[in-house]
Context: one part of a larger RNA
C1' cells in the first nucleotide's frame, strides 16, 4: 500500500436446544429453490472420505459447540450379482524358425487378452454403518451320498473326440401390431374426518385400492416344405451335414422360436391407518382395511421379426449332431450334505474424480412421475433432495 481489494453465481425468518461463548450446531414451525434434476443406480477414478463416541490448536476464505480436520473404536458377509477356475476380437507375448555387428526385429504353432460370447434367485424384512452377500419365505445350477424302482453288462446302457458339422452368428433405415411397464379417472371397495362462518351426513373431503423368482399351463403371432430310395463329396469312419438325380404326400399338418396372460407361489408378504408399556431406549414393539372396474399407453419386449437399402454389416467357446473310441453301470423320485479365490463401505454432473482451491469448467451408460404441451422444451408440482461456510 491497507485494515484497501476481496469473501468464488442461489433466501432466509422465528421458536426452543446444547454450550464458557451462537446470525452460522441441533431439534421444530413456516419460507424458499431444484424436480430430464441440484432426484434415485452405477462405470471410471478416488481410497477409508463410511459409521459412533470424543476434541476444537491448524484447515473452512466470517463463526463454529460444527465438519469431507484431529483423535479412538467399528464397519464391506454371495454356489446364483460383477471378474477367475469357460471362449474368443483387435492387440501383444512366443517353442522350434527367419533375419540381424552386439542389443534385438518379424513371426508359425501355442499362448494371453472383454469393450463381446456364454454364465444357475427372486419377494420381503433387518443395522449405527452391508445387503440379489445376513434373516425369513419360495426356488434354482453343478455335484456326492442313502433308498425304492426301472433299464443295461458282448444281444452293448451310458459316456464320446483336440476330427466331420450344424447352431451360436451379428449391418442400416422405415412402416404396422401383439403385449407389458407406467399414468390417469371411478357414482365402485375400505379407512379416517364432520368445520370457529350463509349452507353442507351428500354423486362430501382426503387417504389407499399391490405383489417376484421358480413351477405348471396357455399363447398375439414369426419362421420353415416333408418323407423314402439311388450316388458324390466330408484327407479315416458316420445313422451326420452339403449336394446330385427320380419317387411319393401337400399349403396345412408336423417342427422351431416367441413377448404376453392364466394358475399356483401366496392360510404368505406388503398395505392407509390405528398404537403400548415406559422413558435412558416411540410413531418403536404390536394390530391391520380395501385389494375391483374402465381409459390411455411407451424410446420398453415380441425383434433386425417384416419391407426396404446399400457401403453388404466379428471370431471362438457353450449347446445339438455324427462316428472313430470307450465301456459296466445309466436313468428317474425322496432325501440328506457339498459348492473355492478376488470385488462389495462411502463419493460418483461432484465441497470426495480431472482442473495448485471446498474452484461459476470438464466427467460414460441407467430410470427419470404429475398439470399445461407434438415434445426429454418451457412454467408450476409429486417422491426425493437442497437453503451454497460470511
Nucleotide at each position: 500500500g491497507a485494515g484497501u481489494a476481496g469473501c468464488g453465481a442461489a433466501a432466509g425468518a422465528c421458536a426452543g436446544g446444547u454450550g464458557a461463548g451462537a446470525a452460522u450446531c441441533c431439534u421444530g414451525u413456516c419460507c424458499a429453490c431444484c424436480g430430464u434434476a441440484a432426484g434415485a443406480c452405477u462405470a471410471a477414478g478416488g481410497u477409508u472420505u463410511c459409521c459412533u463416541g470424543g476434541g476444537g490448536a491448524a484447515g473452512g476464505c466470517u463463526c463454529g459447540u460444527c465438519c469431507u480436520c484431529c483423535c479412538a473404536g467399528g464397519g464391506u458377509u454371495a454356489g446364483u450379482c460383477g471378474g477367475g477356475a469357460c471362449c474368443u476380437a483387435a492387440g501383444c507375448c512366443g517353442a522350434g524358425g527367419c533375419c540381424g555387428a552386439c542389443a534385438g526385429g518379424c513371426g508359425u504353432a501355442g499362448g494371453c487378452g472383454a469393450u463381446g460370447g456364454g454364465u444357475a434367485a427372486c419377494a420381503g424384512g433387518u443395522u449405527g454403518a452391508u445387503a440379489u452377500u445376513c434373516c425369513u419365505g419360495u426356488a434354482c445350477c453343478a455335484g456326492u451320498g442313502u433308498u425304492a424302482a426301472u433299464u443295461g453288462u458282448u444281444u452293448g446302457a451310458g459316456c464320446g473326440a483336440a476330427g466331420g458339422a450344424g447352431u451360436g452368428a451379428c449391418g442400416c433405415a422405415g412402416g404396422a401390431g401383439g403385449u407389458u411397464a407406467a399414468g390417469a379417472g371411478a357414482a365402485c371397495c375400505a379407512g379416517a374426518c364432520g368445520a370457529u362462518u350463509g349452507g353442507a351426513a351428500g354423486a362430501g373431503u382426503c387417504u389407499g385400492g399391490c405383489c417376484a423368482a421358480g413351477c405348471a399351463g396357455u399363447g398375439a403371432g414369426u419362421c420353415u416344405g416333408c418323407c423314402g430310395a439311388u450316388g458324390a463329396g466330408u484327407a479315416a469312419a458316420a445313422u451326420g451335414c452339403u449336394u446330385a438325380u427320380g419317387g411319393g404326400c401337400g399349403u396345412a399338418a408336423g417342427g422351431a422360436c416367441a413377448a404376453g396372460c392364466u394358475g399356483u407361489g401366496a392360510u404368505g408378504g406388503g398395505g392407509a391407518g390405528g398404537g403400548a408399556a415406559g422413558u435412558u431406549a416411540a410413531g418403536u414393539a404390536c394390530c391391520g382395511a380395501a385389494g375391483u372396474c374402465u381409459c390411455u399407453g411407451a424410446c420398453a419386449u415380441c425383434a433386425c421379426a417384416c419391407u426396404g437399402c446399400c457401403a453388404a454389416g466379428a471370431a471362438a467357446a457353450c449347446c445339438u449332431u455324427c462316428u472313430a473310441g470307450u465301456g459296466a453301470g445309466a436313468u428317474u423320485a425322496a432325501c440328506a450334505c457339498u459348492g473355492c479365490c478376488c470385488g462389495u463401505a462411502c463419493c460418483g454432473c461432484a465441497a470426495a474424480c480431472c482442473g495448485a482451491c471446498a474452484c461459476a469448467g470438464g466427467u460414460a451408460g441407467u430410470c427419470g412421475a404429475g398439470g399445461a404441451g407434438a415434445g426429454c422444451a418451457u412454467c408450476c408440482u409429486a417422491a426425493g433432495g437442497u437453503g451454497a461456510g460470511c
Large-subunit ribosomal RNA, domain III from Vagococcus elongatus, 390 nucleotides, folded computationally. It was read from a public genome assembly. Taxonomically the source falls in Vagococcus (Bacteria, Bacillati, Bacillota, Enterococcaceae). Rfam family: Bacterial large subunit ribosomal RNA. Model confidence (mean pLDDT): 82 of 100.